[in-house]
Molecule: SAM riboswitch aptamer (S box leader)
RNA sequence: GCCUUAUCAAGAGCGAUGGAGGGACGGGCCCUGUGAAAUCCGGCAACCUGCCUAAGGCAAGGUGCCAAUUCCCGCAGCGAAAGCUGAAAGAUGAGAC
Repeated sequence: GCCUUAUCAAGAGCGAUGGAGGGACGGGCCCUGUGAAAUCCGGCAACCUGCCUAAGGCAAGGUGCCAAUUCCCGCAGCGAAAGCUGAAAGAUGAGAC
C1' cells in the first nucleotide's frame, strides 16, 4: 500500500513545554491567543493480549482514543417537509498478501 473482517449515539485534564493552526478530502459549520498542531505527563476505553471453567468478569502488556454522532452534508431509497434508512468514503483493531 492493497484485501478480509469487527466497531464508530458512550467515555476521557481549568497539567508542562510549545507557539498557529486545527476539525481526512470538497462544501458548510465550527474550534483556536480565555492560547491550535506537536511532544511529555495525565486520563478514557477494552480490539489484540494475560488470568479466572462457560456466560461473564478482572488486569491493563501491544495498539487506539481524549470539542461537536465519524461535527454535518457529499451517493441511493422513502418522504410534502422535518427527517429516516442504507451505501460510499474515512478512522481504529485483528488477520492475510